A computed fold for an 84-nucleotide RNA from Oricola indica, annotated as Glycine riboswitch aptamer. The sequence was found by an Rfam model in a public genome assembly. Its mean pLDDT, the model's own confidence on a scale to 100, is 78. It matches the Rfam family "Glycine riboswitch aptamer". Rfam describes the family as follows. This family represents the bacterial glycine riboswitch. Glycine riboswitches usually consist of two metabolite-binding aptamers domains with similar structures in tandem. The aptamers cooperatively bind glycine to regulate the expression of downstream genes.
[in-house]
């Protein structure tokens, strides 16, 4: 140097659900939504006793459009692990 894994930044793609209804908003009512987070349980993977889902709750979050965020992939860049 090269290659893979993790981890942060940056870009680039990125569902789904009421333009409901009261109200100057704020924000309440009732209906929904799963892909920030969080919980369950255990599909499923391995180092067999661990990890743990795109499954499931909906506590948070969201529900015209617009912004905001958003798992999940792609690209680049830096940390360190591994390995040749």
């Nucleotide at each position: 140097g090269g290659u893979c894994c993790g981890u942060c930044a940056g870009u680039g793609g990125g569902a789904g659900a009421g333009c409901g209804c009261c109200g100057a908003a704020a924000g309440g009512c009732c209906g929904c939504c799963g892909a920030a987070g969080g919980g369950g349980a255990a599909a499923u993977c391995g180092c067999c006793c661990g990890a743990a889902a795109u499954c499931u709750c909906u506590c948070a979050g969201g529900c015209a459009a617009a912004a905001a965020g958003a798992a999940c992939c792609g690209c680049u860049g830096a940390c360190u692990g591994a390995u040749c």